[in-house]
RNA sequence: UGAGUUCACUAGACAGUCGCCGCUUAAUGAUAUCUUCUGAGGAGGGGACAAGUUAAGGGGAGGAAAGUCCGGGCUCCGCAAGGCGGGGUGCCAGGUAACACCUGGGAGGCGUAAGCCUACGACUAGUGCAACAGAAAAUAAACCGCCAAUGAUCUCGCUCAACCGAGAUCAGGUAAGGGUGAAAAGGUGCGGUAAAAGCGCACCGCGCGACUGGCAACAGUUCGCGGCACGGUAAACUCCACCCGGAGCAAAGCCAAAUAGGGAUUCACAUAGUACUGCCCGUACUGAAUCCGGGUAGGCUGCUUGAGCCAGCAAGCGAUUGCUGGCCUAGACGAAUGACUGUCCACGACAGAACCCGGCUUAUCGGUGAACUCUCCAA
Repeated sequence: UGAGUUCACUAGACAGUCGCCGCUUAAUGAUAUCUUCUGAGGAGGGGACAAGUUAAGGGGAGGAAAGUCCGGGCUCCGCAAGGCGGGGUGCCAGGUAACACCUGGGAGGCGUAAGCCUACGACUAGUGCAACAGAAAAUAAACCGCCAAUGAUCUCGCUCAACCGAGAUCAGGUAAGGGUGAAAAGGUGCGGUAAAAGCGCACCGCGCGACUGGCAACAGUUCGCGGCACGGUAAACUCCACCCGGAGCAAAGCCAAAUAGGGAUUCACAUAGUACUGCCCGUACUGAAUCCGGGUAGGCUGCUUGAGCCAGCAAGCGAUUGCUGGCCUAGACGAAUGACUGUCCACGACAGAACCCGGCUUAUCGGUGAACUCUCCAA
């Protein structure tokens, strides 16, 4: 110089003019309705649920607000016990409110490396599955081959026989060589055999045990025993270990107003019924279900001070935790932050809160900073 890996921040900026929303403070101030007076019209007073108007102050979308994939906070189901069913997770140790998340480590794999990925318990509890090819796909085998003068038969060398040599067929032995396949009864070497084979041996591998290190998962230039595997697949059913009430802000409360305290049918009546996701059980309560018809659908709370954010110090490999100080940062409700002008340059992508928070996943134009790896060159 070039090519990479990991982490963090940011997400057009400035000025002017007009416009939108909510919060705080101050001022002003209704209507429904009630009451007093009046023959009535009207006048006075109180006055909402819940307002409205004006002024000032300071404030107003994201790193993913998306997906709704996880975990919770919160609310209700009278309480939310137990069991079955059902569901979730899956190496070890920590973090956290919790988690399928994060951190550190182990094992396996990819990469020259920095680094990255893993749906990572169990196949000797059982049941399944593996197309095609191949002899055979797990209590798994003989397609091509190899094999003794082993058994039998035939042919030739040789004129006959015997012996010897060669060949073929059948029986038999074999799984080292070759073939098929993703995968075929451990690997290398030596011995042995008719030919072969862990058949035997050495080393490696594998299984079991001990010892050492480590909290552990695991690891080992350690030691001993065993010829040894009873193949693969659980993101197949299953088994094992641990965890799990349900529903959800359209949850749930409050206020005002209005209506029809309406009508019909069925079942049951405490040995019954209803509620608690399904079933049992348990507890509480006393009716339950269906249809027709009518009224209201308005406003407020929930609604933003939080497992909150920023900075410093301390502990820790780290996630994170503790202490000190500082800050308050949208709460809309057919749904607020927009339009115009000028300048600058990085020429602006993906994209808009709706109860809140911690994660994961997906989309994405750029800009800034830090650390590390490899190649080339120079000193």
Predicted 3D model of a 379-nucleotide RNA (Bacterial RNase P class A) from Serratia symbiotica. Taxonomically the source falls in Serratia (Bacteria, Pseudomonadati, Gammaproteobacteria, Yersiniaceae). A source record names the gene rnpB. The coordinates come from a structure-prediction model, not an experiment, and the mean pLDDT is 76.